This is a predicted structure of a 73-nucleotide RNA (transfer RNA) from Canis lupus familiaris. The coordinates come from a structure-prediction model, not an experiment, and the mean pLDDT is 84. RNAcentral records the identical sequence in 3 taxa. Its Rfam family is "tRNA". About the family: Transfer RNA (tRNA) molecules are approximately 80 nucleotides in length. By type it is a transfer RNA. The RNAcentral record of the sequence draws on GtRNAdb and Rfam. A source record names the gene tRNA-Met-CAT-6-1.

RNA sequence: GCCUCCUUAGUGCAGGAGGCAGCAUGUCAGUCUCAUAAUCUGAAGGUUCUGAGUUCAAAUCUCAGAGGAGGCA
Repeated sequence: GCCUCCUUAGUGCAGGAGGCAGCAUGUCAGUCUCAUAAUCUGAAGGUUCUGAGUUCAAAUCUCAGAGGAGGCA
């Protein structure tokens, strides 16, 4: 230098063919207990890496850029 893939909640990830973003874990509160943990219930937490385009509507499609991983030279 070229090719491919990845980027979504604090962390690890899901989200075939566009329609108000979810799971696990963690955090907080409650439940339970003499107490802690576990259990169970509830809550908070996201400019979906950035920008632009297409569209009535984009995490999803297109383009450019950034970061990371792998391969070739």